Background:
The RNA shown here (c-di-AMP riboswitch aptamer (ydaO/yuaA leader)) has 137 nucleotides and comes from Paractinoplanes abujensis. The organism belongs to Paractinoplanes, within Bacteria. Its Rfam family is "c-di-AMP riboswitch aptamer (ydaO/yuaA leader)". On this family, see Barrick et al., Proc Natl Acad Sci U S A 2004: "New RNA motifs suggest an expanded scope for riboswitches in bacterial genetic control".
[in-house]
RNA sequence: AGGAGACCGCCGCCUAAUCGCCCUGCCGGGCGAACCGGGGAACCAAUCUUUCCGGGGUGAAUCCGCUAACCAGCGGUAGGGAUUACUUCCGUCCCGAACCCGUCAGCUAACUCGGUCGGCGGCCGACGGAAGGAACA
Repeated sequence: AGGAGACCGCCGCCUAAUCGCCCUGCCGGGCGAACCGGGGAACCAAUCUUUCCGGGGUGAAUCCGCUAACCAGCGGUAGGGAUUACUUCCGUCCCGAACCCGUCAGCUAACUCGGUCGGCGGCCGACGGAAGGAACA
C1' cells in the first nucleotide's frame, strides 16, 4: 500500500415486526399508539367426518414435468421482492422457503385472544432508462 474482519454510528432493504411513556442499580417488567394475525352470529356458502385418504393456520412461497429410487438434484410455474426521495412503465437481477395447531375452527357485526421477531446490504458514492405528481429552493 492492498485485502479481509470486528465494534460504534449513520443510511438503505425484506418482514406486521415501528414509535412513545413508566418502573428498575442491572437483568428485566409493564402501558399506550400504530401496524399485523387468530377465534367468533345472522344471512350466505360449503360437503367434511364417520376408530384417517383427517382437518386447519402464518407466509409470496403453490403446482407441474424429468431424473433418481437414501430422498437429493434439474427445468418450469401460480405468486412475491429489489432496482437509492416517491409512484407507474420499460429493462435488469433475485425469491418461489420454513414453521405451527392437534381431531378442532367457512364467511362473520358485537365481542375476544395474540404478535411487534429475525435476516441482509452500504459508508458520501447519488448509485439502469423514461414519464408524472409532490416537496424544497